Bacterial RNase P class A from an Acidobacteriota bacterium, 381 nucleotides, folded computationally. The sequence is in RNAcentral, with records from ENA. The organism belongs to Acidobacteriota, within Bacteria. Its Rfam family is "Bacterial RNase P class A". The family's RNA type in Rfam is ribozyme. It is recorded under the gene name rnpB.
RNA sequence: UCUGCCGGACGGGCAGUCGCUCCCGGCUUCGGCCGGGGGAGGAAAGUCCGGUCUCCACAGGGCAGCGUGCCGGCUAACAGCCGGGGGGGCUCGCUCAAAGCGGGUCUCACGGAAAGUGCCACAGAAAACAUACCGCCUGGCGGCGAUCGCGGAUCGUCGCCCGGUAAGGGUGAAAAGGUGCGGUAAGAGCGCACCGCAGUCCGGAGUAAUCCGGCUGGCAGGGCAAACCCCACGCGGAGCAAGACCAAAUAGGGGAGGAUGGAGUGGCCCGCUCCGCUUGACUCCCGGGUAGGUCGCUUGAGCUGCUCAGAAAUGGGCGGCCCAGAGGAAUGACUGCCACCCGAAAGGGUACAGAAACCGGCUUACAGUCCGGCGGGCCCG
Numbered sequence: 001u002c003u004g005c006c007g008g009a010c011g012g013g014c015a016g017u018c019g020c021u022c023c024c025g026g027c028u029u030c031g032g033c034c035g036g037g038g039g040a041g042g043a044a045a046g047u048c049c050g051g052u053c054u055c056c057a058c059a060g061g062g063c064a065g066c067g068u069g070c071c072g073g074c075u076a077a078c079a080g081c082c083g084g085g086g087g088g089g090c091u092c093g094c095u096c097a098a099a100g101c102g103g104g105u106c107u108c109a110c111g112g113a114a115a116g117u118g119c120c121a122c123a124g125a126a127a128a129c130a131u132a133c134c135g136c137c138u139g140g141c142g143g144c145g146a147u148c149g150c151g152g153a154u155c156g157u158c159g160c161c162c163g164g165u166a167a168g169g170g171u172g173a174a175a176a177g178g179u180g181c182g183g184u185a186a187g188a189g190c191g192c193a194c195c196g197c198a199g200u201c202c203g204g205a206g207u208a209a210u211c212c213g214g215c216u217g218g219c220a221g222g223g224c225a226a227a228c229c230c231c232a233c234g235c236g237g238a239g240c241a242a243g244a245c246c247a248a249a250u251a252g253g254g255g256a257g258g259a260u261g262g263a264g265u266g267g268c269c270c271g272c273u274c275c276g277c278u279u280g281a282c283u284c285c286c287g288g289g290u291a292g293g294u295c296g297c298u299u300g301a302g303c304u305g306c307u308c309a310g311a312a313a314u315g316g317g318c319g320g321c322c323c324a325g326a327g328g329a330a331u332g333a334c335u336g337c338c339a340c341c342c343g344a345a346a347g348g349g350u351a352c353a354g355a356a357a358c359c360g361g362c363u364u365a366c367a368g369u370c371c372g373g374c375g376g377g378c379c380c381g
Base pairs, nucleotide, nucleotide: 001377002376003375004374005373006372007371008370009369010368012338013337014336015335016334017333018332020039021038022037023036024035025034026033027032041352045363046362048361049360050359051358052357053239054238055237056236065235066234067233068232069231070084071083072082073081074080085110086108087107088106089105090104091103092102093101094100111230112229116228117227118224119223120222133169134168135165136164137163139161140160141159142158143157144156145155146154147153148152177195178194179193180192181191182190196219197217198216199215201214202213203212204211205210243295244294245293246292253286254285255284256283257282261275262274263273264272265271302321303320304319305318306317307316308315309314339350340349341348342347
């Protein structure tokens, strides 16, 4: 410098004016006013996992149901993260090339198909107790042709039949290991070599998954377990409209008093009217509970600087900081300058998106900008 990838950070800036909301302080004529401070995100989203918290349930064990599933580590926990192993994809290098080996990167629901059941469209003979469509081959019978020593035999070819075979062809996403040599009538792990595969085997490395080497076995026997199932492990339910507290009016409930009563009219008394006198008017008290209000509610697995341990995820130590808390729901608008994009200009625009108890993840959306790292090619020193 070119090329292929991976990771991280930011996601308009500054100034002014006018608002909204919460907190603190002061003043107040209790209506508010003044001053200071805080005020969306990396995803606040989807609500898919895991937790905190709250209420309900709960002797113990089991069944059912749901979830997870290579190994080690991290974590409060997880289906998350980190590292490792194995499989697969892409790419690069070594190599004439292939195979192989190695590097980078992405990815996997990655326990069990030698417990049982089930399924495998179309095509195909056969989709699993294997089988045989074409083909190949021995034999038998028949037809035709050629040759001859004319007897029939031999050879060639065609058809049929009984067998052998699984090399080759064909079907399919997938067909009972692959390549080569031998072998055979033709063939075949039938035999052998190498590769592959399997093994409660042996040795070595590793915490382990697993890997390497050896030995044994001619070879187990298709695929699907995000089909039932089996094995191991985990899981009680509902959710901040959780839940707790305070508490009108009205109507019920309970208790006490209550007749020389209560209410209205009226300045007061009489009077009058209405209600009531044990089926209790009226007064007082208590309790549940609605509206409404308060709490839960934002100090927390918190943020940040330095540092230590670790390969990393992550954890520890010291110092500093307080950073929305509303609730039919604030977080906005305008102006100027600048940055970027569109446009010839005038001018327009600023990605995705908007908290609702909180936290850790995952997934999805996202204009543009910046930084770092890894592999490879070429050039220069």